Predicted 3D model of RNase P RNA and transfer RNA as a complex of 463 nucleotides.
RNA sequence: GGAGCUGGCCGGGCGACCGCGGCCUACGUCGUGAGACGUGUGUCGAGGAAGGUCCGGGCUCCGCAGGGCAGGGCGGUGGGCAACACCCACCCGGGGUGACCCGCGGGAAAGUGCCACAGAGAACAGACCGCCUGCACCGGCCUCGGUCGGGGCAGGUAAGGGUGAAACGGUGGUGCAAGAGACCACCAGCGACCGGGGCGACCCGGCCGGCUCGGCAAACCCCGCCCGGAGCAAGGUCGAACAGCGUGCGUCCGAGGGCGGCCCGCCCGAGCACGCGGGUAGACCGCAGGAGGCCACCGGCAACGGUGGUCGUAGAUGGAUGGUCGCCCCCCGAACGGUCGCGAGAUCGCCAGGGGACAGAACCCGGCCUACAGGCCAGCUCCUCCG
RNA sequence: GCCGGUGUAGCUCAGUUGGUAGAGCGUUCGCCUUGUAAGCGAAAUGUCGCGGGUUCGACUCCUGUCACCGGCUCCA
Repeated sequence: GGAGCUGGCCGGGCGACCGCGGCCUACGUCGUGAGACGUGUGUCGAGGAAGGUCCGGGCUCCGCAGGGCAGGGCGGUGGGCAACACCCACCCGGGGUGACCCGCGGGAAAGUGCCACAGAGAACAGACCGCCUGCACCGGCCUCGGUCGGGGCAGGUAAGGGUGAAACGGUGGUGCAAGAGACCACCAGCGACCGGGGCGACCCGGCCGGCUCGGCAAACCCCGCCCGGAGCAAGGUCGAACAGCGUGCGUCCGAGGGCGGCCCGCCCGAGCACGCGGGUAGACCGCAGGAGGCCACCGGCAACGGUGGUCGUAGAUGGAUGGUCGCCCCCCGAACGGUCGCGAGAUCGCCAGGGGACAGAACCCGGCCUACAGGCCAGCUCCUCCG
Repeated sequence: GCCGGUGUAGCUCAGUUGGUAGAGCGUUCGCCUUGUAAGCGAAAUGUCGCGGGUUCGACUCCUGUCACCGGCUCCA
């Protein structure tokens, strides 16, 4: 100098004006009142994912003696956590020269099932070609006893060919009619046993057994562990109106209503008043301090835990965070100018212009996954050059 | 906001122990007819919403994502 790997962080700033939602407060209007509405001042007002709603919890209501079945989920080992399908460390397998990355990673020598097409045969297999033996036949040669070739029948054979995603260990030898773990040596795998290391997954070493055993469990299933159901439109408090029920008064001996408050008077006139339970419209609570953030020290490889200090105002309910302008910041950058270079070009300055993403709380947390313009920091690896 | 479902040909839908996807209507061509319709015969249709994984092999199994649709207070 180039190419990468991993982890963490930011994700526009300031000012002015206008606008929106919450809270406090002053004034005005309305109201007997609680309060409602309007205006002004002050103050606060989205995210790393607020998203998808895929997991796990808190909270609330319902159910529940205890246990089991059904159903669902998880799955190397150890640890963390309120819990998890999350996180950390390690093991095993795979990839990369490497930093490092990836793995839904229990069991297929419990049982059942599936393995299309092709192929002879697809799972304690299989004889299509080939190889070998026997029997009878045909043909050639010939020293008449054989030999060579051919097709047929019966059988042996998994070494070779061919099919397939996959064909029942590999190499060499012995053996055999030809062959074959049939037998032997070595290698690979599997299993049992023994010794050592590790909390453990597992690793290292020795010895034995021809044991050679296909794949699929994101097929049924088996093993181990976990799970009651619904969800803030949960749930709770207050509670109109209409209808219903009860009691009282009243229907010309007239309740009640209207004529601005009262009396008289006039008009209308058959219902009116009170209470009750239920909990609808609506209002309020739930609802913002929680497994909280940051800093320091201690324990731990780490996730995380402990102690101390410190910070701490979104809360709508048709759903508020926006708009305009100015200055600055970041990215791209025509033209122009400077430097280097023979040149193509590289680089720096200035700058017309363009761009600044993904997305938006709705009961609250912990995760995962997905989207994202652009940028910053730290550690590490490989290659090349110079000293 | 919460809960659930669907996506296959132009349209409406089938598709099970995973084995290479169909039906009806429609479209195109031919026959029949003087011509049209009907009828008869033939053909073309498909990234199975999209990406990744498991598997020899995925419409089907697992997972992520996109689009669309439906339901959701209480009492009488």